A computed fold for a 104-nucleotide RNA, annotated as Guanidine-I riboswitch aptamer. Its mean pLDDT, the model's own confidence on a scale to 100, is 83. The sequence was found by an Rfam model in a public genome assembly. Of the family's consensus pairs, 100% are formed in the model.
[in-house]
RNA sequence: AUGCAGGAUGUCUAGGGUUCCGCCGCACAAGGGUCAGGUCCGAGAGAUAUCGUCAAUCCGGCAAAUUCCGGUGCGAUACACGGCGGGGAAAAAUCCCGGGAGGC
Numbered sequence: 001a002u003g004c005a006g007g008a009u010g011u012c013u014a015g016g017g018u019u020c021c022g023c024c025g026c027a028c029a030a031g032g033g034u035c036a037g038g039u040c041c042g043a044g045a046g047a048u049a050u051c052g053u054c055a056a057u058c059c060g061g062c063a064a065a066u067u068c069c070g071g072u073g074c075g076a077u078a079c080a081c082g083g084c085g086g087g088g089a090a091a092a093a094u095c096c097c098g099g100g101a102g103g104c
Base pairs, nucleotide, nucleotide: 007051008050009049010048011047012046015041016040020038021037022035023032024031052077053076054075058071059070060069061068079099081102085097086096087095
């Protein structure tokens, strides 16, 4: 310097705002998220489950094999600081651009 792998989805939470409900507002209205809430959105660096990938052992096949093919699946799936700005069918967000730019 280059290549491959470091995976996917669901449920939930941190978090988020204000469509809808509720609440506040003068019974109504304008309006209010600087309203604890329900609905809603929701994590690469949060939890959990299932799947995927690798894979010990054991079993079977063939003349034979620790080496080939198939079954099984103990176990593994590490580490991780991060803007601005833009997107976002209500709006915002640890959502998406993005394990990006940048830093160590």